Source information: A computed fold for a 107-nucleotide RNA from an Anaerolineae bacterium, annotated as SAM riboswitch aptamer (S box leader).
RNA sequence: UUCUUAUCCAGAGAGGCGGAGGGACCGGCCCGAUGAAGCCUCGGCAACCAGGACGAUAGCGUCCCAGGUGCCAAUGCCGGACAGAGUAACAUUCUGGACGAUGAGAG
Repeated sequence: UUCUUAUCCAGAGAGGCGGAGGGACCGGCCCGAUGAAGCCUCGGCAACCAGGACGAUAGCGUCCCAGGUGCCAAUGCCGGACAGAGUAACAUUCUGGACGAUGAGAG
């Protein structure tokens, strides 16, 4: 970096350095000098993978743990090409999907 797959309306922040941006992208709407990004320290949340126990046997379910990741403003902050439902036609709305993030696996 590409592909596959699962999940994404729950949860969880203080201090130091730093010094103007940040929330992926576009539109909106927000956050930010009462201090953004980034880095460090400590803390926390969760349970994808690994590990353990028990029960099943189409390969899963329940529980434990916290080693590898991840995460700690707002539902992935809201909407988003396109398709379907809906409408006389739009619009609103719903569903799928796209895009994105994270884990696991593969090249």

The coordinates come from a structure-prediction model, not an experiment, and the mean pLDDT is 83. It was read from a public genome assembly, where an Rfam model found it.